[in-house]
RNA sequence: CCACGAUAAUGGCAAACCCAUCGAAAGGGGGGGACGCAAAGCUACGGGCCUAAGGUCGCAAGACGAUGGCCGCCGAGCCGCCGAA
Numbered sequence: 001c002c003a004c005g006a007u008a009a010u011g012g013c014a015a016a017c018c019c020a021u022c023g024a025a026a027g028g029g030g031g032g033g034a035c036g037c038a039a040a041g042c043u044a045c046g047g048g049c050c051u052a053a054g055g056u057c058g059c060a061a062g063a064c065g066a067u068g069g070c071c072g073c074c075g076a077g078c079c080g081c082c083g084a085a
Stems, first nucleotide, its partner, number of pairs: 004083002012037002017032003021028002035072001041078003045075003048070003055064003
């Protein structure tokens, strides 16, 4: 250095849920809170999943559909702390 990852060290993040907030929703940002995480850091690039306001179709019920989201679903790319076996 590459791989690898511990009942090591120093630190970090924060699921569910609650409060209030933005949003049509999915979901996001904030505060509290910890289920977990060695990339649970970043990027929607491939797959996947969620939503369906506007739009299209429809007599209607409703259906379709991302230009909206999720990287704590799996890959990929970029970047990074520590050092036992």
c-di-GMP-I riboswitch aptamer from Candidatus Aquidulcis sp., 85 nucleotides, folded computationally. Of the family's consensus pairs, 100% are formed in the model. Rfam family: c-di-GMP-I riboswitch aptamer. Rfam links the family to the GO term cyclic-di-GMP binding.